Notes:
The RNA shown here (Bacterial RNase P class A) has 397 nucleotides and comes from a Bacteroidota bacterium. The source organism's lineage runs through Bacteria, Pseudomonadati and Bacteroidota. The coordinates come from a structure-prediction model, not an experiment, and the mean pLDDT is 75. Its Rfam family is "Bacterial RNase P class A". The family's RNA type in Rfam is ribozyme.
RNA sequence: ACUGCAAACCGGGUUAUCGCUCCUGUUAAAUCAGGGGAGGAAAGUCCGGCCAGCUUAGGGCGACACACCGGUUAAUGGCCGGUCCCGGUUUUUACCGGGGAGAUAGUGCCACAGAAAAUAACCGUCCGGGUAACAGCCGGGAUAAGGGUGAAAAUGUGAGGUAAGAGCUCACGGUCUUGGCAAGUAAUUGUCAGGAUGGGUAAACCUUGUGUGUUGUAAUGCCACGUAUAUUCCGUUUUGCGCUAAAGCGCAAAGUAAGCUGCCCGUUUAUUCCUGGUGUAUCCGGGAGCGGGAAGGGUAGGCAGCAAGAUUGUUGCAGUAAUGUAACAGCAAGAUAAAUGAUAACCGCCCGUUGCAAAACGGGACACAAAAUCCGGCUUACAGGUUUGCAGUAAUU
Numbered sequence: 001a002c003u004g005c006a007a008a009c010c011g012g013g014u015u016a017u018c019g020c021u022c023c024u025g026u027u028a029a030a031u032c033a034g035g036g037g038a039g040g041a042a043a044g045u046c047c048g049g050c051c052a053g054c055u056u057a058g059g060g061c062g063a064c065a066c067a068c069c070g071g072u073u074a075a076u077g078g079c080c081g082g083u084c085c086c087g088g089u090u091u092u093u094a095c096c097g098g099g100g101a102g103a104u105a106g107u108g109c110c111a112c113a114g115a116a117a118a119u120a121a122c123c124g125u126c127c128g129g130g131u132a133a134c135a136g137c138c139g140g141g142a143u144a145a146g147g148g149u150g151a152a153a154a155u156g157u158g159a160g161g162u163a164a165g166a167g168c169u170c171a172c173g174g175u176c177u178u179g180g181c182a183a184g185u186a187a188u189u190g191u192c193a194g195g196a197u198g199g200g201u202a203a204a205c206c207u208u209g210u211g212u213g214u215u216g217u218a219a220u221g222c223c224a225c226g227u228a229u230a231u232u233c234c235g236u237u238u239u240g241c242g243c244u245a246a247a248g249c250g251c252a253a254a255g256u257a258a259g260c261u262g263c264c265c266g267u268u269u270a271u272u273c274c275u276g277g278u279g280u281a282u283c284c285g286g287g288a289g290c291g292g293g294a295a296g297g298g299u300a301g302g303c304a305g306c307a308a309g310a311u312u313g314u315u316g317c318a319g320u321a322a323u324g325u326a327a328c329a330g331c332a333a334g335a336u337a338a339a340u341g342a343u344a345a346c347c348g349c350c351c352g353u354u355g356c357a358a359a360a361c362g363g364g365a366c367a368c369a370a371a372a373u374c375c376g377g378c379u380u381a382c383a384g385g386u387u388u389g390c391a392g393u394a395a396u397u
Stems, first nucleotide, its partner, number of pairs: 001393010012347007020037006039368001043379002046377004051216004058265004063212005068082005083100006101207002106205002108201003122147002124143004129138003155173006174197010220304004231294006237254007255271005272288006311330008349364006
């Protein structure tokens, strides 16, 4: 210098004029002055929260989510570091991608091909029988060493042994697992001594461990205006104990109606009075009140929520890092049919021409794209520019 891979940041700025909008001066308005005004993803709505209501608590089941170890955070399925396995690459170096509880708790599944997917004989090999015969053909027995099919076919290599073979025997290995010792916070690694030896599959059912209430800013709260003081449905019950002469009062339990969350338990609110049939009733009604719904009606105006925060920047300290902490400095849109713009010039930037270069001239104003309660992540899109790390190639010192 070039190539490849990976990561981070920027992605516009200044001046002038006009326009829109928020805040302050400023109080009811107008005018005027000053200050501010769309992103790194604002997108997706995929996660986690803060916050608000249900609500005066909770428990169990179900359902869903996660799953190596450690750290970090408000929290997460995020981020940082490590560890093991698989693949890419291959110079086995860095790097990139994927994965990680359990298959010896149990139940399933492994298509097609193939004899067979675990109770293995298709070919082949060996032994012996039949046929005139060693070839060939038929049938019997033995065989998992060789071959075929397949993603996968009974743990690998070597030697011995055998009729031919086989962990049949031996030596050295592989995989899983138990224990001892050493290193490490741990996951794990190394080593020694035993045991086992068909596999795979759990985003198959399942088991184990951990966690999760629900709805969501159109949440929610308040004010003004206005209507229906109307209609309809459910419940308003039983028992026990105590005080009392009784009426009545108090407490407890059960039941019923309704309410937060898919279900159950639990918990909370109400469970009162008057009266008619009838002189009486444990029967049949009616009404008021209370508790809770349904349908319908009214309003559609305004304020708050609404931007000072798990906040931003700089520097120091701790840490491999994510991150934490201390000091100092700072406040950077708040609309509501939805403002944050237009024009001109210059700079940055991009393209082209000339030029050894410096530079000059001309053209462009460029990618993805638009806040709507807020914050932390993830994913996706992106013209161009700047920087860093790793590997390789070539040259020079």